Predicted 3D model of a 75-nucleotide RNA (transfer RNA) from a Clostridia bacterium. Its mean pLDDT, the model's own confidence on a scale to 100, is 81. The sequence is in RNAcentral, with records from ENA. NCBI's taxonomy places the organism under Bacteria, Bacillati, Bacillota, Clostridia.
């Protein structure tokens, strides 16, 4: 070098054209507790980066970036 896949909060995952993107952990903050931890209430924090198509883009397409697989080619 050629085909595929993958890339969403701090971590792990749903979500396959249209609502304020949605769950678990973790974090902050309060109630509970003599204290902690547990357990409850809340918060805050995400579509890998550009460009394109659409009236609408996490989602469909090209391009760059990383990461995994399979194939090839030289020495």
């Nucleotide at each position: 070098g050629g085909u595929g896949g993958a890339u969403u909060g701090g971590u792990g995952a749903a979500g396959u054209g249209g609502c304020u993107a949605u769950c678990a952990c973790a974090u902050g903050a309060g109630a509970c507790u003599g204290u902690c931890g547990a357990u409850c209430u809340u918060a805050a924090g995400u579509c890998a980066g550009g460009g394109g198509u659409u009236c609408a883009a996490u989602u469909c397409c090209c391009c760059u970036a990383u990461c995994c697989a399979c194939c090839g080619c030289c020495a």